[in-house]
Molecule: SAM riboswitch aptamer (S box leader)
Organism: pig gut metagenome
RNA sequence: CCUUAUUGAGAGCAGCUGAGGGAACAGGCCCUGUGAAGCUCGGCAACCUGCAAUUGCAAGGUGCUAAAUCCUGCGGUAUUGACCGAAAGAUAAGG
Numbered sequence: 001c002c003u004u005a006u007u008g009a010g011a012g013c014a015g016c017u018g019a020g021g022g023a024a025c026a027g028g029c030c031c032u033g034u035g036a037a038g039c040u041c042g043g044c045a046a047c048c049u050g051c052a053a054u055u056g057c058a059a060g061g062u063g064c065u066a067a068a069u070c071c072u073g074c075g076g077u078a079u080u081g082a083c084c085g086a087a088a089g090a091u092a093a094g095g
Base pairs, nucleotide, nucleotide: 001095002094003093004092005091006090007089012041014040015039016038020031021030022029025073026072027071028070042065043064044063046062047061048060049058050057051056069088074085075084076083077082
């Protein structure tokens, strides 16, 4: 980079540290010294993996661990703003 699948659920009142963060960009709107991000430990179980006949179990590899992928961006319908579809993003597997 390409393809496929999933993407409204789930998961800490912890220790260290000390100012940012919310997974592209933009606009908003949120979180944050009542400690952000990071690291450690813990936890969850989305995909792969193992067992299983199947709902399930395990937690080995990635991943995740505020708010629907926080909402929107493009199109359609509805008539005052919600819903549907796509696009984009993220995660996993294969190449």